RNA sequence: GCAGCAGUAGUUCAGUGGUAGAACGUCUCCUUGCCAAGGAGAAGGUCGCCGGUUCGAAUCCGGUCUGCUGCU
Numbered sequence: 001g002c003a004g005c006a007g008u009a010g011u012u013c014a015g016u017g018g019u020a021g022a023a024c025g026u027c028u029c030c031u032u033g034c035c036a037a038g039g040a041g042a043a044g045g046u047c048g049c050c051g052g053u054u055c056g057a058a059u060c061c062g063g064u065c066u067g068c069u070g071c072u
Stems, first nucleotide, its partner, number of pairs: 001071007010024004018055001026042005048064005
């Protein structure tokens, strides 16, 4: 230098054009004499960044940044 993959909640990840989700973690409440376990609920996201296409983009297209892998 070229190519491929990845980037989404605090963490690990789903979500292939139509209201952004799960598990774990955090907080509150219930249950218990107390703890653990269990149950109910809540908070937490400009979907790496910029632009384009579209009535509508996490998703499609272009550029760019970071990480990993391969080739030269």